[in-house]
C1' cells in the first nucleotide's frame, strides 16, 4: 500500500442470539494471629479506544477515525 486481528477496572482477560458490565490478581478496611503471611468477609475503582448511524434498547450489528500486532508485496 493492500489485507487480517486486537483495543472492557491498577495488571492479565471473558462477556454466548442485542436486553441493566463480570472472573482472577492488586488494592482498601474488617475478621482471624502474640505479631506477619495464608485464609475468611465485604467495600473502592468501568464516559466498554474515539466520533457518527441503526435500533424500544448497542461492549455486542454498521460506517468512519486513532494506537497497537501479524502478513504480503
Nucleotide at each position: 500500500a493492500g489485507c487480517g486481528g486486537a483495543a472492557u477496572a491498577g495488571a492479565g482477560c471473558a462477556g454466548u442470539u442485542g436486553g441493566u458490565a463480570g472472573c482472577u490478581u492488586g488494592c482498601u478496611a474488617g475478621u482471624c494471629u502474640c505479631a506477619u503471611a495464608a485464609g475468611c468477609u465485604a467495600g473502592a475503582g468501568g464516559u466498554c479506544a474515539c466520533u457518527g448511524g441503526u435500533u424500544c434498547g448497542a461492549g455486542u450489528c454498521c460506517a468512519g477515525u486513532u494506537u497497537c500486532c501479524g502478513c504480503u508485496a
The RNA shown here (transfer RNA) has 73 nucleotides and comes from Pleomorphochaeta sp. The sequence is in RNAcentral, with records from ENA. Lineage of the source: Bacteria > Pseudomonadati > Spirochaetia > Sphaerochaetaceae > Pleomorphochaeta. It matches the Rfam family "tRNA". By type it is a transfer RNA.